Predicted 3D model of a 1386-nucleotide RNA (small-subunit ribosomal RNA) from an uncultured bacterium. Rfam family: Bacterial small subunit ribosomal RNA. A reference for the family is Yusupov et al. (2001), "Crystal structure of the ribosome at 5.5 A resolution", Science. The prediction has a mean pLDDT of 84. The RNAcentral record of the sequence draws on ENA, Greengenes and SILVA.
RNA sequence: AGAGUUUGAUCCUGGCUCAGGACAAACGCUGGCGGCGUGCCUAAUACAUGCAAGUCGGACGCAUAUCUAAGGAUAUGAGUGGCGAACGGGUGAGUAAGACAUAAAUAACCUGCCCUUGAGAGGGGGAUAACUGCUGGAAACGGCAGCUAAGACCGCAUAGGUAGAGAGAUCGCAUGAUGACACUAUUAAAUAUCCUUUACAGGAUAGCUCAAGGAUGGAUUUAUGACGCAUUAGCUAGUUGGUGAGAUAGAGGCCCACCAAGGCGACGAUGCGUAGCCGGCCUGAGAGGGUGGACGGCCACACUGGGACUGAGACACGGCCCAGACUCCUACGGGAGGCAGCAGUAGGGAAUUUUCGGCAAUGGGCGAAAGCCUGACCGAGCAACGCCGCGUGAGGGAGGAAGUCCUUCGGGAUGUAAACCUCUGUUAUAAAGGAAGAACGGCAUAUGGAGGGAAUGGCAUAUGAGUGACGGUACUUUAUGAGGAAGCCACGGCUAACUACGUGCCAGCAGCCGCGGUAAUACGUAGGUGGCGAGCGUUAUCCGGAAUCAUUGGGCGUAAAGAGGGAGCAGGCGGUCUGAGAGGUCUGUGGUGAAAGCCCGAAGCUAAACUUCGGUAAGCCAUGGAAACCGGCGGACUAGAGUGCGGCAGAGGAACGUGGAAUUCCAUGUGUAGCGGUGAAAUGCGUAGAUAUAUGGAGGAACACCAGUGGCGAAGGCGACGUUCUGGGCCGCAACUGACGCUCAGUCCCGAAAGCGUGGGGAGCAAAUAGGAUUAGAUACCCUAGUAGUCCACGCCGUAAACGAUGAGUACUAAGUGUUGGGAGUCAAAUCUCAGUGCUGCAGUUAACGCAGUAAGUACUCCGCCUGAGUAGUACGUUCGCAAGAAUGAAACUCAAAGGAAUUGACGGGGGCCCGCACAAGCGGUGGAGCAUGUGGUUUAAUUCGAAGCAACGCGAAGAACCUUACCAGGUCUUGACAUACUCAUAAAGGCUCCAGAGAUGGAGAGAUAGAUAUAUGGGAUACAGGUGGUGCAUGGUUGUCGUCAGCUCGUGUCGUGAGAUGUUGGGUUAAGUCCCGCAACGAGCGCAACCCUUAUCGUUAGUUACCAUCAUUAAGUUGGGGACUCUAGCGAGACUGCCAGUGACAAGCUGGAGGAAGGCGGGGAUGACGUCAAAUCAUCAUGCCCCUUAUGACCUGGGCUACACACGUGCUACAAUGGAUGGAGCAGAGGGGAGCGAAGCCGCGAGGUGGAGCGAAACCCAGAAAACCAUUCUCAGUUCGGAUUGUAGUCUGCAACUCGACUACAUGAAGUUGGAAUCGCUAGUAAUCGCGAAUCAGCAUGUCGCGGUGAAUACGUUCUCGGGCCUUGUACUCACCGCCCGUCA
Repeated sequence: AGAGUUUGAUCCUGGCUCAGGACAAACGCUGGCGGCGUGCCUAAUACAUGCAAGUCGGACGCAUAUCUAAGGAUAUGAGUGGCGAACGGGUGAGUAAGACAUAAAUAACCUGCCCUUGAGAGGGGGAUAACUGCUGGAAACGGCAGCUAAGACCGCAUAGGUAGAGAGAUCGCAUGAUGACACUAUUAAAUAUCCUUUACAGGAUAGCUCAAGGAUGGAUUUAUGACGCAUUAGCUAGUUGGUGAGAUAGAGGCCCACCAAGGCGACGAUGCGUAGCCGGCCUGAGAGGGUGGACGGCCACACUGGGACUGAGACACGGCCCAGACUCCUACGGGAGGCAGCAGUAGGGAAUUUUCGGCAAUGGGCGAAAGCCUGACCGAGCAACGCCGCGUGAGGGAGGAAGUCCUUCGGGAUGUAAACCUCUGUUAUAAAGGAAGAACGGCAUAUGGAGGGAAUGGCAUAUGAGUGACGGUACUUUAUGAGGAAGCCACGGCUAACUACGUGCCAGCAGCCGCGGUAAUACGUAGGUGGCGAGCGUUAUCCGGAAUCAUUGGGCGUAAAGAGGGAGCAGGCGGUCUGAGAGGUCUGUGGUGAAAGCCCGAAGCUAAACUUCGGUAAGCCAUGGAAACCGGCGGACUAGAGUGCGGCAGAGGAACGUGGAAUUCCAUGUGUAGCGGUGAAAUGCGUAGAUAUAUGGAGGAACACCAGUGGCGAAGGCGACGUUCUGGGCCGCAACUGACGCUCAGUCCCGAAAGCGUGGGGAGCAAAUAGGAUUAGAUACCCUAGUAGUCCACGCCGUAAACGAUGAGUACUAAGUGUUGGGAGUCAAAUCUCAGUGCUGCAGUUAACGCAGUAAGUACUCCGCCUGAGUAGUACGUUCGCAAGAAUGAAACUCAAAGGAAUUGACGGGGGCCCGCACAAGCGGUGGAGCAUGUGGUUUAAUUCGAAGCAACGCGAAGAACCUUACCAGGUCUUGACAUACUCAUAAAGGCUCCAGAGAUGGAGAGAUAGAUAUAUGGGAUACAGGUGGUGCAUGGUUGUCGUCAGCUCGUGUCGUGAGAUGUUGGGUUAAGUCCCGCAACGAGCGCAACCCUUAUCGUUAGUUACCAUCAUUAAGUUGGGGACUCUAGCGAGACUGCCAGUGACAAGCUGGAGGAAGGCGGGGAUGACGUCAAAUCAUCAUGCCCCUUAUGACCUGGGCUACACACGUGCUACAAUGGAUGGAGCAGAGGGGAGCGAAGCCGCGAGGUGGAGCGAAACCCAGAAAACCAUUCUCAGUUCGGAUUGUAGUCUGCAACUCGACUACAUGAAGUUGGAAUCGCUAGUAAUCGCGAAUCAGCAUGUCGCGGUGAAUACGUUCUCGGGCCUUGUACUCACCGCCCGUCA
């Protein structure tokens, strides 16, 4: 000193939470010792029992006991009497002021014991308790009679005092105080003991009386200070004051009589609630905030309420009386009691101790003293309740032991930790010794000195004996022996400290954020680690952090917050000069500021805690000084403010009157079928004559143009014209006043619209209402009607996004440019100036946006307001209002956010630009039929699994009869069908034959020849194998998609507090972030393009199996030959806006043209940026974790994946004449072929069979392409279209075509006559149409991938649909519109 938490990220505002310290604490786990402290915070609840206040025989009498030398002495008891019991001890109920703190006052007072001083104590008297006798009562307690003493009680004398009325005088602080002198009245006393002495007398000590003073303690008064609520605003009759009397120690309405009508209060009276106050204590840098337990001061109280008595002192904790509640005793008549003293009990409660020892010390009461009493106090006991200290061992010790945990299985951690070796002895246990605290007083002895005739006494000193609860304690020494002594919390971030297992949004954790849904560092356990340590955590409370109530030290345009506006009393603040004074202010000195505590410096317990000693301060009071500033008083001034004079502008206000346009209505004329209204309509009006048009009239309301970020007003607000009345402002002049000013709680006034009351008025408009539409509905938006109201007068209401979301005033602080009204200036201007009203903009400021002389800048003054969000501007109370309602204005509870500004994206039925078979323009389809195929659904023993909008559905599958196969049923195997390792055995395994069986499998046999090997098989045991089991949301790899869309980023620089921006935006252009220009950017990367393949032209090289023009030859490029052509396949060329014209900005480029095989990317392919979809795949493969292990593994047979009321996708074939059928004749390309392609020939209607030439292929074969073309026929029909379905008979493949193959022939001949809503593809060699080939494959193709043949139409264009790109804008979205979110119901 800060940190976490609002967001995708940022800055700010703002709350919540944490880290610190403290505690009279409690609870959980744990617990060795000592010192010093502390210990009913709750029930001021009730209390059993014991103790806590007595003492004095040196005040008095009596009784009893003991001793006696018989004189008496000593002790005890009750009583009279004295002193004490008013202290000490406890508690905090009451009390907001009779309290407390601080400082004053008493000239308005008292004070026992104590100290000092002065004076004195003379002489008498009468009783009474105890006691004795009688007697009442259960008891408590009495009654009557009699005897007796005193320092008890009462007169008299004297003294002084006091009181009264005089009084020369002195003093002071206003009232006043003192008081010589003299008069009147009143008022004192007590003895006891000791010494000396024959006695008288004298002396001493302790008492007694009076007076004066002191000290101590108290009493009263004054000022200031210290709680909450205004949703408590008025309170008060002894109330405020006066006079007189009384009471008191004393002033005083303290009490009483009379008189007056005051007193207190917004500077908070009164009321209600709460509370003992302070020194201090805790916290804090401080200012503050909280608190008042222990210790100390004061107060109050003593079962509750009241009262007095005694006394110096009480209205009295362990006294009295009365009343009340409660408890106890009782003979029922009556009595007794008060733990908030110390212990202790019950109860309450989260919670707080022993019915201990001692008066040894300190202190108190009594006493002459010894001494007695003392639950004050000193000690001990209990409690980790707090603070402080000590210990639980130290050194060495690696084979880094065992165990445990983790592991990549190699190892790592616990960890020198342990064991083991060598030591020490704090503490502990035992034993021995053993304190300080003790000083006195008193006693004994001795000495000294003052006074005195002496003695006693008193004072001082020394010596001696004696006194300890704690306690045989502290401490010291010796012995023993590592022996008896460590836990608690945490480990996701904040916050130091991490792994494994278990669990699986469960159990649980959590101070805040949050964690847990199968790989949890956050739950539980373990190991490890961190922190503290005889403690550690939790909970409660307080301060801090929190500048989060801000005096120090905050804010109010948009985050919470400027009152709707003004006038203005109180209050606050206030111009220039000057004088005196000294209230504030500053300063010196004195008093006070108790002690303890804090702080500083020392000292004592071994040190610390603890204790002791010394020092230090704010504040308040008093008294000197200073005079700048603030305030009060006096005097002056004119710059603030106001008045005056002269001008000026204006929708400023009120009243009265006047005007025209328009709407509506009425009357009449003309005129005829519609009008009106809407997106489209309808309701409505109209043949009873509307709308339209013309004329005349009525009535109400509002004032076009001018008109302007123009004017006026404090705001609300104000708009035709005229008149009257009236407010304010500005400019100029400088005559007057002389600070008269600013702000303003309360108060008063004004205050849009709507609304309310009474009475008018009512044209248009128009809540409510009615009807028509729209809609799923439509209590709305639209339409037709229409009532309050809108208008006027008077009276209420008092609110608005009453906004510039910006209170008023004053001063200062760059510029530029409009405009309104004055003035100066000029011929007119320019220009200057004052007052307004706008824009831009610097400094400055702000969280940013923005504001910026009209401040949100810099300062001052005053007022109002804010303090997380919701609840809520709600409830209650009060005030106002006719009502509606307004003003004031909470809490319980809930949440960890709510909010402001700006940023990146995404989105918008926002905008701009652009692109794409996106639409449009076209061609052909799908959707209807039959069939094929895939999917869903259903069914099933199983119909294995996956794929799911585009981007699943002829997809994985380039081909399920068995196999495949993962599914089902049944039958089997268990180190296994497959891999590695160990061991043993073997004419090895395999093949062949036979038997059982559905087969797997099991059994039997023959053959071979000899040796070697163990590469083979079998048996055994264990590690392990195996899994198409789960998780694609744990993963790798691969793939799809946006999208072949033009984008995605980086470095440096710059801008911004920052997220970010810039670059990448802008002007053009492009298919393109393609290129050019501009620019706080300059460059670069991944993408685009190009490089690659193919195709189109040519050249060149090479000609076999390809080719054949020329020469020969043949049935035939068949053969010789040729290297020209085609073709093949190598290498090259070619295209670059290169050339021309126009255009464009002298650019990039675009348009047109030439040449060219090809022209502006020539066509096609491969190539897929950063990323998105937790997209797809664990069943291609790989792989973490989990799961199965005589089974979820492996083998076999059979079945299933081919089911079938149905729905969808993708296709094939058609519905026919641009066609079908028959015949003829012609033209490809690209492929494949050895377990292969398979020719010719022959057989079969055909599928095919037979056959086996040729060919590992530019050679042979598959293989005679089809459409097209030429003919013939059919003539619009369910047909000579269409071919499904079915029957029969066959062919081929294969171990095997039943479930379940393909094909052929004959026969059968279904639906279907161009397809609803909707929807798909395609822009040129494309669509459409026609065949051919290949992969997979024993066989099976309408699918897929390729190949060529024939070969179109259309594109105006970008409004709309879909998708995409760029810029911009709004946003409460950021999981990003499939978002967010409101209400109702469950």